RNAcentral holds the full RNA, with entries from ENA and Greengenes.
Predicted 3D model of a 500-nucleotide part of an RNA (small-subunit ribosomal RNA, 5' domain) from an uncultured bacterium.
Context: one part of a larger RNA
RNA sequence: GAACGAACGCUGGCGGCAGGCUUAACACAUGCAAGUCGAACGGAUGUAGCAAUACAUUAGUGGCGCACGGGUGAGUAACGCGUGGGAACGUGCCCUUAGGUACGGAACAACCUCGGGAAACUGAGGCUAAUACCGUAUAAUAUCUUCGGAUCAAAGAUUUAUCGCCUAAGGAUCGGCCCGCGUUGGAUUAGGUAGUUGGUGAGGUAAAGGCUUACCAAGGCGACGAUCUGUAGCGGGUCUGAGAGGAUGAUCCGCCACACUGGAACUGAGACACGGUCCAGACUCCUACGGGAGGCAGCAGUGGGGAAUUUUGGACAAUGGGGGCAACCCUGAUCCAGCCAUGCCGCGUGAGUGAAGAAGGCCUUCGGGUUGUAAAGCUCUUUCGGCCGGGAAGAAAUCGCAUGGGUGAAUACCCUGUGUGGAUGACGGUACCGGAACAAGAAGCACCGGCUAACUACGUGCCAGCAGCCGCGGUAAUACGUAGGGUGCGAGCGUUAAUC
Numbered sequence: 001g002a003a004c005g006a007a008c009g010c011u012g013g014c015g016g017c018a019g020g021c022u023u024a025a026c027a028c029a030u031g032c033a034a035g036u037c038g039a040a041c042g043g044a045u046g047u048a049g050c051a052a053u054a055c056a057u058u059a060g061u062g063g064c065g066c067a068c069g070g071g072u073g074a075g076u077a078a079c080g081c082g083u084g085g086g087a088a089c090g091u092g093c094c095c096u097u098a099g100g101u102a103c104g105g106a107a108c109a110a111c112c113u114c115g116g117g118a119a120a121c122u123g124a125g126g127c128u129a130a131u132a133c134c135g136u137a138u139a140a141u142a143u144c145u146u147c148g149g150a151u152c153a154a155a156g157a158u159u160u161a162u163c164g165c166c167u168a169a170g171g172a173u174c175g176g177c178c179c180g181c182g183u184u185g186g187a188u189u190a191g192g193u194a195g196u197u198g199g200u201g202a203g204g205u206a207a208a209g210g211c212u213u214a215c216c217a218a219g220g221c222g223a224c225g226a227u228c229u230g231u232a233g234c235g236g237g238u239c240u241g242a243g244a245g246g247a248u249g250a251u252c253c254g255c256c257a258c259a260c261u262g263g264a265a266c267u268g269a270g271a272c273a274c275g276g277u278c279c280a281g282a283c284u285c286c287u288a289c290g291g292g293a294g295g296c297a298g299c300a301g302u303g304g305g306g307a308a309u310u311u312u313g314g315a316c317a318a319u320g321g322g323g324g325c326a327a328c329c330c331u332g333a334u335c336c337a338g339c340c341a342u343g344c345c346g347c348g349u350g351a352g353u354g355a356a357g358a359a360g361g362c363c364u365u366c367g368g369g370u371u372g373u374a375a376a377g378c379u380c381u382u383u384c385g386g387c388c389g390g391g392a393a394g395a396a397a398u399c400g401c402a403u404g405g406g407u408g409a410a411u412a413c414c415c416u417g418u419g420u421g422g423a424u425g426a427c428g429g430u431a432c433c434g435g436a437a438c439a440a441g442a443a444g445c446a447c448c449g450g451c452u453a454a455c456u457a458c459g460u461g462c463c464a465g466c467a468g469c470c471g472c473g474g475u476a477a478u479a480c481g482u483a484g485g486g487u488g489c490g491a492g493c494g495u496u497a498a499u500c
Stems, first nucleotide, its partner, number of pairs: 001500002006496005013347006019340002021305001026303003030300003035064003040061002043058006071258003080183007089175002094171008102136004111126006142151003156163002184230003191221001193219001196218008233255004237248004260281005283294004311337001313336003319333001320331004350380004360371004384441001387435004394427001399421008444489005449470003455484005465472002
């Protein structure tokens, strides 16, 4: 000098853009953060109706989603990450292609009845539907095969045109696995290893493999630093520097790991699953003492820790995600608003004129000098702020109408293109524009011995104090304190910490 997720002191007008628990991965009150589908299903309730029935709502069965999105950095020195390769794999939804979608059956919720329990919840009996479950049939380009053969599927809904369902093959995407190289300190850590290293058989996995197991062999690693131990998420990047390098890993993006602590599996295309299950533990809460409930490292917010870090806000209007044919619903993702000079950038706090060089202050050799064109006065302007009025873009898709194309028997339905019409805005009466008035509402902070730009007076008297280094202060202190003056920066200025 630069830089900062900064903090502290003094001060503080406006706007734009960004950033905001670096500490206790400490504990958490409260609310919200993942639902949706009645075009899978039987009920129940309500409304209309004499009724058939229609419409609406939905607890339950069922489907899809909940493995995404969001948070954190504890652990991890590792194929974790980065980079470049590899072969023995999986892949819901999506796309392409081919084929199929036949016939039956038994249950379980809901509901009803009777119970248990303080509660959480739960037991028994009875009835019932399905795109829930099961059987039979069919069976190839699938699987197995001793090549003869054997085995494996489906689900319907309705507005009748679609949406689904099953099998197989391929694609796309995403993921699992392996390897070369790179990736911090300590030798006051020198030896370490028994599933250890390799082989065979078997098992297991979506898949290669000591991944697991039985047997056999005795190997495999290490001063090119094994093992042990300290520290640490990694990268793109960021800061600095002429560069080489050094330091760093907030915000944004990619990967990894974790979800009160430890362990385990279930379901599923995908988890060994943050707002799922089970077991154990610590902690908190409820209890009728028998037993139960919970997990903010989601968004806000609270206590605590700390030098220190925000609102228990608005909206799904946009973008994106989940469900749904759709209408639509959900979305603390997201988009916005609020708070904070935390940072960067921009603007303003007025402009011109004005010598009687006013008054006052300070200094003085008492002549004067300086503050100083500074003020006052005169003439202007009105940014920003305040007031009044107008007032966006972000929103065109979905939808309606017309029309062209495709499909088709069709002018129907559906898909798609074009034109046209209408609806939809949290931010927000915001940005922006126009108008009237008034210099009116807006300057501080540090420093002035040398380094280092900027000096005098008084007070103090090795005291009080200053100080980054050298050093100042013991009666004439440009170094302490105050004042006047000056210098630097300026809505900031200084100080401190760590970094280059």
The coordinates come from a structure-prediction model, not an experiment, and the mean pLDDT is 84.